Model confidence (mean pLDDT): 82 of 100.
The RNA shown here (Fluoride riboswitch aptamer (crcB RNA motif)) has 64 nucleotides and comes from an Acidimicrobiia bacterium.
The model forms 100% of the base pairs in the Rfam consensus.
[in-house]
RNA sequence: UGGAUUACGAGCGAUGAGGCUCGCUCUAACCGCGGCUCGGGCCGCUGAUAGCUUCUACCCAGUA
Numbered sequence: 001u002g003g004a005u006u007a008c009g010a011g012c013g014a015u016g017a018g019g020c021u022c023g024c025u026c027u028a029a030c031c032g033c034g035g036c037u038c039g040g041g042c043c044g045c046u047g048a049u050a051g052c053u054u055c056u057a058c059c060c061a062g063u064a
Stems, first nucleotide, its partner, number of pairs: 009026005016055006032045005
């Protein structure tokens, strides 16, 4: 100096936050889908969860 492994720890799982659980990563894990276009790019669609739950934002309907 490089590699591997382990421990502690940290981080991540397409739009925010808390709790729990699961999986993944160690500078990576992760960064949705469809159509058009040679490409650049343009147009459109779903969802605030990885999963459960609570809150917030957004959308639809109803009541006062």